Annotation
The prediction has a mean pLDDT of 81. The RNA shown here (FMN riboswitch aptamer (RFN element)) has 123 nucleotides and comes from a bacterium. Rfam family: FMN riboswitch aptamer (RFN element). Rfam describes the family as follows. The RFN element is a highly conserved domain that is found frequently in the 5'-untranslated regions of prokaryotic mRNAs that encode for flavin mononucleotide (FMN) biosynthesis and transport proteins. It was read from a public genome assembly, where an Rfam model found it.
[in-house]
RNA sequence: UGUCUUCUUCAGGGCGAGGUGAAAGUCCUCACCGGUGGUGAAAGCCCACCAAUCCAUAAAAUGUGGAUGGAACCAGUGUGAUUCUGGUGCCGACGGUUAUAGUCCGGAUGAAAGAAGCGGACA
Numbered sequence: 001u002g003u004c005u006u007c008u009u010c011a012g013g014g015c016g017a018g019g020u021g022a023a024a025g026u027c028c029u030c031a032c033c034g035g036u037g038g039u040g041a042a043a044g045c046c047c048a049c050c051a052a053u054c055c056a057u058a059a060a061a062u063g064u065g066g067a068u069g070g071a072a073c074c075a076g077u078g079u080g081a082u083u084c085u086g087g088u089g090c091c092g093a094c095g096g097u098u099a100u101a102g103u104c105c106g107g108a109u110g111a112a113a114g115a116a117g118c119g120g121a122c123a
Stems, first nucleotide, its partner, number of pairs: 001123005007117004016030004031103002033092002035049004044090002052068006072088005094106003
């Protein structure tokens, strides 16, 4: 220095305003928010992953396998950008609710993608 590995810790945001209405933080107008890794250049919407849901399997399990799992274009600069700048747009699981939810309540003081650190083994 590299590879593998145990343990510990960390690992998600939206404080809204007004209108209508018997009733809406859910509809309408405006607003606000954006996990993880990669990408000669910085990403909610390029690629992949995670949560969640379904199916199969297993004596059982937070296991294993499979499927599903949202959305962007134009112009400029530049060696290089769907990542920067300008403009105009779009998306957001499941259950609940006196009215339909990215923002309220709940599973969740949870879990994971992953990150950091002290060690161990091998080269």